The RNA shown here (transfer RNA) has 75 nucleotides and comes from a Candidatus Sericytochromatia bacterium. RNAcentral holds the sequence, with entries from ENA. It matches the Rfam family "tRNA". The family's RNA type in Rfam is transfer RNA.
RNA sequence: ACUGGUAUAGCUCAAUGGUAGAGCACUAGACUUUUAAUCUAGGAGUUUUGGGUUCAAAUCCCAAUACCAGUACCA
Numbered sequence: 001a002c003u004g005g006u007a008u009a010g011c012u013c014a015a016u017g018g019u020a021g022a023g024c025a026c027u028a029g030a031c032u033u034u035u036a037a038u039c040u041a042g043g044a045g046u047u048u049u050g051g052g053u054u055c056a057a058a059u060c061c062c063a064a065u066a067c068c069a070g071u072a073c074c075a
Base pairs, nucleotide, nucleotide: 001071002070003069004068005067006066007065010024011023012022013021018055026042027041028040029039030038048064049063050062051061052060
């Protein structure tokens, strides 16, 4: 330099163009002598950024950024 991939909750990951979810973690309660475990409930996102298409975009298109992998070049 080129090619491909990834970016969604604190973390790991889902989500046919039509209300953004789960597990773990966190908070509160129940249980327990206490802790852990278990059970119940709750909070946590405008989906990396900027545009476009569409009645409607996490999803399709373009660009940028970050990271990962591969290829090439060089002393």